[in-house]
Context: one part of a larger RNA
RNA sequence: ACCGUAUGGCGAGGGAAUUCGGCAAAUUAGUCCUGUAGCUUAGGUAUAAGGGAUGCCUGCAGCCUUCAUGAGGAAUGGGGGCCGCAGGUCGCAGUGACAAGGGGGUUUCGACUGUUUAAUAAAAACACAGGCGACUGCUAGUCCGAAAGGAUUUGUAUAGUCGCUGAAUCCUGGCCGGUGCCGGUACCUAAAACUUGGGUUCAACCGAGCUAAGGGCCGGUUAACGCCGGGAGUAACUCUGACUCUCUUAAGGUAGCCAAAUGCCUUGUCGGGUAAGUUCCGACGCGCAUGAAUGGAACAACGAGAGCCCCACUGUCCCCGCCUACAACCCGGUGAAGCCACAUAAGGUGGACGAACAGUCCAUCAUCUUCCAUCGGGGAGAGAAGACCCCGUGGAGUUUUACUGCAGCUUGUGCCUGUGGUAUAGUAGGGAUUGCAUAGGGUAUCUGGGAGCCAUGCCCAGCGUCUUGCGGGAUGCUGGGAAGCAACGAUGUAACACCAGACUUUUCCUGCAGUACCACUUAUCCAGUGAAGACUGGAGACACGUGCAGGUGGGCAGUUCGGCUGGGGCGGCACCCCUUUGAAAAGAUAUCAAAGGGGCCCAAAGUUGAGUUCAAACGGGGCAGAAAUCCGUUGAAGAGGGCAAAGCCAAAAACUCGACUGAAUGGGUUUCCAAACGCACGGAAUCCAUAGACGAAAGUCUGGCUUAGCGAUCCUUCGUGUGCCCACUAUUGGGGCCCGGAGGUGACAGAAAAAUUACCCCAGGGAUAACAGGCUCGUCGCGGGCGAGAGCUCCUAUCGACCCCGCGGUUUGGUACCUCGAUGUCGGCUUUUCCUAUCCUGGUCCUGCAGCAGGGGCCAAGGGUGAGGCUGCUCGCCUAUUAAAAGGGAACAUGAGCUGGGUUUAGACCGUCGUGAGACAGGUCGGUCUCUGCCUGAUGGAAGCGUGAAUAACUGAGGGGAAGUUGCUCCUAGUACGAGAGGAACAGAGCAGCGUGGCCACUGGUCUACCGGUUGUCUGACAAGGCAGGCCGGGCAGCUAAGCCGUUUAGGCUAAGUGCUGAAAGCAUCUAAGCACGAAUCCUAUCCCGAGACAAGUUAUUCCUUCGUUAGAUGAAGGUCGGCAGCAGAAGACUGCGUUGAUAGGAAGGUGGUGUAGAUCACAAGCUUCGGCGAGUGGUGAGCCAGCCUUUACUAACAGA
Repeated sequence: ACCGUAUGGCGAGGGAAUUCGGCAAAUUAGUCCUGUAGCUUAGGUAUAAGGGAUGCCUGCAGCCUUCAUGAGGAAUGGGGGCCGCAGGUCGCAGUGACAAGGGGGUUUCGACUGUUUAAUAAAAACACAGGCGACUGCUAGUCCGAAAGGAUUUGUAUAGUCGCUGAAUCCUGGCCGGUGCCGGUACCUAAAACUUGGGUUCAACCGAGCUAAGGGCCGGUUAACGCCGGGAGUAACUCUGACUCUCUUAAGGUAGCCAAAUGCCUUGUCGGGUAAGUUCCGACGCGCAUGAAUGGAACAACGAGAGCCCCACUGUCCCCGCCUACAACCCGGUGAAGCCACAUAAGGUGGACGAACAGUCCAUCAUCUUCCAUCGGGGAGAGAAGACCCCGUGGAGUUUUACUGCAGCUUGUGCCUGUGGUAUAGUAGGGAUUGCAUAGGGUAUCUGGGAGCCAUGCCCAGCGUCUUGCGGGAUGCUGGGAAGCAACGAUGUAACACCAGACUUUUCCUGCAGUACCACUUAUCCAGUGAAGACUGGAGACACGUGCAGGUGGGCAGUUCGGCUGGGGCGGCACCCCUUUGAAAAGAUAUCAAAGGGGCCCAAAGUUGAGUUCAAACGGGGCAGAAAUCCGUUGAAGAGGGCAAAGCCAAAAACUCGACUGAAUGGGUUUCCAAACGCACGGAAUCCAUAGACGAAAGUCUGGCUUAGCGAUCCUUCGUGUGCCCACUAUUGGGGCCCGGAGGUGACAGAAAAAUUACCCCAGGGAUAACAGGCUCGUCGCGGGCGAGAGCUCCUAUCGACCCCGCGGUUUGGUACCUCGAUGUCGGCUUUUCCUAUCCUGGUCCUGCAGCAGGGGCCAAGGGUGAGGCUGCUCGCCUAUUAAAAGGGAACAUGAGCUGGGUUUAGACCGUCGUGAGACAGGUCGGUCUCUGCCUGAUGGAAGCGUGAAUAACUGAGGGGAAGUUGCUCCUAGUACGAGAGGAACAGAGCAGCGUGGCCACUGGUCUACCGGUUGUCUGACAAGGCAGGCCGGGCAGCUAAGCCGUUUAGGCUAAGUGCUGAAAGCAUCUAAGCACGAAUCCUAUCCCGAGACAAGUUAUUCCUUCGUUAGAUGAAGGUCGGCAGCAGAAGACUGCGUUGAUAGGAAGGUGGUGUAGAUCACAAGCUUCGGCGAGUGGUGAGCCAGCCUUUACUAACAGA
């Protein structure tokens, strides 16, 4: 010994009022007996809850066990353990210390035990048993590997792998349109190989055919990814809508459930609990945006999970106090780090200056120098090149229907790769065959020849075969017959006999390359046996392997993910052009400035020549009207000019007509784009040459009356040409250059390109956001002017529209000036100060003020402005009080002062959005707050020097305080006032609350001085002690509050206001001169500090002022050190004492605390071997003790410097 740390103690009364939240602490606790609800998966919950007992001594009973004696398992004696009973006895307290659950109710999530972010998250996340789905018949499927090979597995569908869900219970609805997966497929599409056409043969090249998987197409599949509407009307009060209508979908959310971990609005509404409930519980439900294995609902048990309530308990709090240990402070020893413009040490306040928050500038105040302790306001304190934000043609992780690829898988095909057969389509050759409109006797393929042909044939009949247009035709076999057909004629587009060649249909044979299937074994593969050559078995030209080709392919890789921008994003395009304004009378000129356009169109809407005059109005005129066509007059343009606007245009640039193509070719110059150089594309003007059009001609014409209507390299392609270069040849075709055009980049001087990051990283930026500051003040707050109107009448008792003018800098914005090599962000707690636009208290005026109570204004900032419920809240709502429960500033005062509930990292859940990674000023649970203080500043304490030294006492410049403030009661007085009901004030008295200063006699707290009780253990026992005061009961001094005491009034100057006198202004007037009042404000008295108040003061007393030129010498008064101490104190300081002494210690007595010591004797329930044992009781207000009081020099205050 203030504040800290403590896994320290105690606390009156209250008992969660604290707080985000009972955080922390306290309570409970062992054992025995008793007794236990609701719920339940019947196991539990359960130590539920609640109640009682517990020590020691003496005696007795029961059970177990051991030792000794004994022959013995008998008996006797001794010891130990367990469990009871009875009696006695002590204390506040008997699991006396230690050890040792607080309990209950209800909801949510997860069933449970378990696992997890080693070092901020233990959870609702993961796992789990159970459920479901998918793949897989073993050379399996899945996984690792380049392969060989390996794992699952030396397992085999009751198995293995993958995915979703997450115990049991009750259940698991509708949708297959999309995406995926599975299956099918007449047809379409579709690569290589193959076949084939063109290419004069060959090739490049250009095609065609055939075709697998895939895709299209068709279907299935949701415990696959997923999805699951809107608008009207309607019932005898109203409301509602069983009902109806309509649009629409693949289907329109079923059972359930709900303001929920999911509901924006929202603190939804109702009920419960509370005095008061943004939380909680129970309900309701058009549910922004619930919902069924992305599982729905419910649920006993369980949970260091998350809400809410109750009991008990408490220093969490009202409201703090005391004590202890350690640290701190002081002394001795030793001795780091952070940090620092390297050695510098630096004041406060205000401010209009300043990069807009200054120790340094301005003003003013303050200020002798130094040290120590304490504090944390400032140094936009230290720490870390800000993690938020933006930017970078910087990264990285992740995702996907980004871009480009690659594994893998799959399909076709060639090779490895051989043999036989069946079927079948194609193709080539050969043979055979078919051919019907109508007409015609009739089944006429076409062309040519042709006037005859025919016996191998033809015709007829029967029996068959094929074909058919159902009429027939062709043909085989058998039998029979000798004629028949054609020509001619008719019909018809075409005329038949016979011969030849073709086309078409069908069919047979052979060859070719196939396709499908069935077999074979020798390639090849597998298994077994074997030392091996090999053999046996299985598979088998499949597979494996490999080349080429198609499909699929975030499984993997690489890369990208524009710009402008009053931050970025979203939006927009101000990103290329044109017109007007802005634009400030040359030109040029910005903004996400204002108003608009373009990315064309036209073969006439171009060129030229000629002619004509428009819009509109008035007069007239059949149908005919306000407007139709016609006539007349007026008509500089009010029309028209393809389109925006501006300019321009009347015998035209408008309208009409004729003829034309100058909407030409080549070359040059100037100019705009581009106000200075340079600048591409693009546009325009003008000139020359050539060839033209129109016009009588002069002339005009290189598109449109002018200003918009547009585009590089590379690549592809077109045109032109007796051009150029290289290469080649067989009549060969190739490549490039020169000139001109087309295909396009609109981010328009032109990359080939999606997201996400809260898991993030780097370089930077105050060039750029979020906080704070600055500026501004629309918004906000406050005020004023005018006075429409309300107020029965009446603007101004009160309220006051429209319009107008200000102030403030507490809202919200705007801006982007300081800060991104960091000025920590909401709220609360704590603590201080200021403002007034005053809520209360004081003074005062008006009132639609009788009184009481009010309303409004003026002055006034001295003091006060509180306690709770809800929520993280500020705010707000509510409860009960109160004189009142005012508003604001200070970096939205205050995190090197605290907290950390919210926001704002990493984990996780829900809803919604997104294909996804992920996202959400949506909700929810969880989630490391560092710093020993250098300077300044502040609060205190000292030293030095100055004031000549010292002792004692003052003055008071200056500074500080609120030292008070408010209420209630009584009296005045039931008075004034008032019809009554009601109902004051001045003056006076008492009490109380809050604040403040002091104190400890009392009441209490504490009291690790002290006394006592008692547990365990140790010192052998007793006694006396140790072990965190072990725990417990008391308690002096001291310190303390909840206890006690004090805490007036007066004067002066004034404010608003009230007056006197009184003019200017013959009156009036509080004012102009003058005078008087008037408030909790201000000043003084009063209390505290105060001469460093440099003017360093005053009074009283004492002392010094000596020598020496200086340096110095001498050393007075007095002080200090050294000594003993203190109720004084961190160290210094202060106070007392110091032998002429009670200063401290000791001793004695008193007083006080505790509560009756030890030893011994007597007694004590009982027991006894009769010796004694025995908790305890009495002798004993005893013993012990004391920071107090008194006395006493026994010890130390000495010697000295």
Predicted 3D model of a 1201-nucleotide part of an RNA (large-subunit ribosomal RNA, half B) from Candidatus Nitrosopumilus sp.
The source organism's lineage runs through Archaea, Nitrososphaerota, Nitrososphaeria, Nitrosopumilales and Nitrosopumilus.
Rfam family: Archaeal large subunit ribosomal RNA. Its family is annotated with ribosome and structural constituent of ribosome in the Gene Ontology.
The prediction has a mean pLDDT of 81.